[in-house]
Context: one part of a larger RNA
RNA sequence: GAAUGAACGCUGGCGGCAUGCUUAACACAUGCAAGUCGAACGAGAAAUCCCCGCUUCGGUGGGGAGAGUAAAGUGGCGCACGGGUGCGUAACACGUGGGUAACCUGCCCCUCUGUGGGGGAUAACCACUCGAAAGAGUGGCUAAUACCGCAUACGAUCAGGUAUUCAUGAUCAAAGAUGGCCUCUACAUGUAAGCUACUGUUUGGGGAUGAGCCCGCGUACCAUUAGCUUGUUGGUAGGGUAAUGGCCUACCAAGGCUACGAUGGUUAGCUGGUCUGAGAGGAUGAUCAGCCACACUGGAACUGACACACGGUCCAGACUCCUACGGGAGGCAGAAGUGAGGAAUUUUGCGCAAUGGGGGAAACCCUGACGCAGCAACGCCGCGUGAGUGAUGAAGGCUUUCGGGUCGUAAAGCUCUGUCAAGUGGGAACUUGUGCUGACGGUACCACUGAAGGAAGCACCGGCUAACUCCGUGCCAGCAGCCGCGGUAAUACGGGGGGUGCAAGCGUUAUUC
Numbered sequence: 001g002a003a004u005g006a007a008c009g010c011u012g013g014c015g016g017c018a019u020g021c022u023u024a025a026c027a028c029a030u031g032c033a034a035g036u037c038g039a040a041c042g043a044g045a046a047a048u049c050c051c052c053g054c055u056u057c058g059g060u061g062g063g064g065a066g067a068g069u070a071a072a073g074u075g076g077c078g079c080a081c082g083g084g085u086g087c088g089u090a091a092c093a094c095g096u097g098g099g100u101a102a103c104c105u106g107c108c109c110c111u112c113u114g115u116g117g118g119g120g121a122u123a124a125c126c127a128c129u130c131g132a133a134a135g136a137g138u139g140g141c142u143a144a145u146a147c148c149g150c151a152u153a154c155g156a157u158c159a160g161g162u163a164u165u166c167a168u169g170a171u172c173a174a175a176g177a178u179g180g181c182c183u184c185u186a187c188a189u190g191u192a193a194g195c196u197a198c199u200g201u202u203u204g205g206g207g208a209u210g211a212g213c214c215c216g217c218g219u220a221c222c223a224u225u226a227g228c229u230u231g232u233u234g235g236u237a238g239g240g241u242a243a244u245g246g247c248c249u250a251c252c253a254a255g256g257c258u259a260c261g262a263u264g265g266u267u268a269g270c271u272g273g274u275c276u277g278a279g280a281g282g283a284u285g286a287u288c289a290g291c292c293a294c295a296c297u298g299g300a301a302c303u304g305a306c307a308c309a310c311g312g313u314c315c316a317g318a319c320u321c322c323u324a325c326g327g328g329a330g331g332c333a334g335a336a337g338u339g340a341g342g343a344a345u346u347u348u349g350c351g352c353a354a355u356g357g358g359g360g361a362a363a364c365c366c367u368g369a370c371g372c373a374g375c376a377a378c379g380c381c382g383c384g385u386g387a388g389u390g391a392u393g394a395a396g397g398c399u400u401u402c403g404g405g406u407c408g409u410a411a412a413g414c415u416c417u418g419u420c421a422a423g424u425g426g427g428a429a430c431u432u433g434u435g436c437u438g439a440c441g442g443u444a445c446c447a448c449u450g451a452a453g454g455a456a457g458c459a460c461c462g463g464c465u466a467a468c469u470c471c472g473u474g475c476c477a478g479c480a481g482c483c484g485c486g487g488u489a490a491u492a493c494g495g496g497g498g499g500u501g502c503a504a505g506c507g508u509u510a511u512u513c
Base pairs, nucleotide, nucleotide: 001513002512003511004510006509007508008507009506010505013383014382015381016380017379019376020375021341026339027338028337030336032334035077036076037075040074041073048065049064050063051062052061053060054059084294085293086292094218095217096216097215098214099213100212104210108207109206110205111204114201115200116150118148119147125140126139127138128137129136130135155172156171157170158169159168160166176199178197179196180195181194220266221265222264227257228256229255232254233253234252235251236250237249238248239247269291270290271289272288273284274283275282276281296317297316298315299314300313319330320329321328322327347373349372350371351370355369356367357366358365359364386416387415388414389413396407397406398405399404420454422449423448424447425446426445457502458501459500460499461498462483463482464481468497469496470495471494472493478485479484
C1' cells in the first nucleotide's frame, strides 16, 4: 500500500447492488418448512337454506339442496429432490485423466410383445373389551390399478447341444380407469357386449439422465513417530452383491508395506475460486457453483428404481416433557424466533405474481425452495449538504513588535437554481404466435408547490509524514507505531486559535499478502 463475513470509539443525509453466528455439531417455547390424486377403491357427514305436515309457537317429523362436498380409510406417486451444517475424514474424500467384456437406473423418449380367465382376504365401518394417555385387542361386513393362483411367452434367464446360427427342455408377466359412437331391452332413464379415442399396465431391446465400483497422477505438518501387518499378502472353492474384489467363509501357501517416509501422532471437509503480488509465489476455502460427510450420541436393518433415510422405523445411551406411577412423548446443523456462549452477526414479515419442484387428465393443491419486503454505514458504487456576486476587508475570536496580522469573500446583503429529502396530484408488468396472472406496491417513475431552508464529521500537525502558534502544566499530569517528548519560555502532554488529510465517514484493534 492492498484486503476483510470483521469488531470497537466518535459521527451520521439519500439511493442502488451485495453481505450478515467466523464462538457452543450448545440447549430449544410456539406455529410454519411434503404433500397430492375421487379419471384406482369402498364408503360418506354437518352447518346453513328451501318446501310440506304437526305444534303448547319454544320446537318437532318428512323431503330436497348443501353433496357424492369436507374429514377419516385402502391404493398409487412423491417423501432419497429441494433446504441446512462442516462433526468426522489426510482418504480413491476431493481434483484431473482413464476403465467397467465386472454393473444398476423410477419418472422421460423411441421401439417390440401382450393385457385371457378366476379366487380369497382386509382397512374404513359396526359391535364389544382394555388403557389416565399414547394406543391396543376380539368378533362381524365390504371394494380396488391392493393381494394370490391358473393360462399364454414375441422375448428374457438357465440347461442341453460340436453351436452368436437350434423344429430341444425348464422357469418367468399383467390392471384397469375415463370419454364418444352404435346396439340390446316395450319406451324413457340407465346400461352389458361391440367399435373407437385417450390414458394406464406387462415382457423385452435401444436411448437419455442419474448412480455404484476400479485404476494412473496430484493433495498439510511432526522422524523429539522407524519399523508395521494375521483376513494380514496371494491362490483354490464357495457364499454374498446390481456388480469386481478377503467383501465374507473353508482349505492351502507365507507372504504384503516401509527412509521415494510405512506405522503412529497433530491439524483439516476438497475444488472452481477469493485476497495479495510485476510475476513466480504466499495466504485462504464466508457468500455463489460442483463433489463429499453428517442429521441429539452410538448401532441396525426395513421399504423402495435410488436410503441404511434431517422433519421414517427398531434397539441402546444422555437430556427434556407428560403421567392416574402402570406407562408414554420429543430431537431447529430447515425459515423465523428464544436462552446461553461471545468483541460480534437481522423479522416469530408478505406472496406463490415470476422461476423451479411434488401430485393430478385437468382445474387446481402444496412448496419458510424461491421471489420480495424489514433490520444493520457491514462492504462497494453513485449523489447531496448549494451556485454567482459581495471589502466598511463589518461584528466577534485568536494573535501582536500595539502599527497591525489572521479566520476571510468567509459571513451578512443581493441575484439565481431545485439534485436529494419533504408535501400535493397522477401512476406502471415490458421484448416473442396468442391468452391469463403482480406479492413487491400506490413502489419505481412523472408533474407541481414553497423554501437556503432538513443534511459534516473524524483523525492528525517533533522527524519518518502533508500541516504552527498562544496559554496551562513543570520528569507531575500525561503522550508514544519507531526514534523518543515532559525537571518554568514544551511546534511532541492538556486546552484555544490556525492549518493539513480524508469525508458520510474517519480513526483504532485483529488478521493476510

A computed fold for a 513-nucleotide part of an RNA from an uncultured prokaryote, annotated as small-subunit ribosomal RNA, 5' domain. The RNAcentral record of the full RNA draws on ENA. Its mean pLDDT, the model's own confidence on a scale to 100, is 82.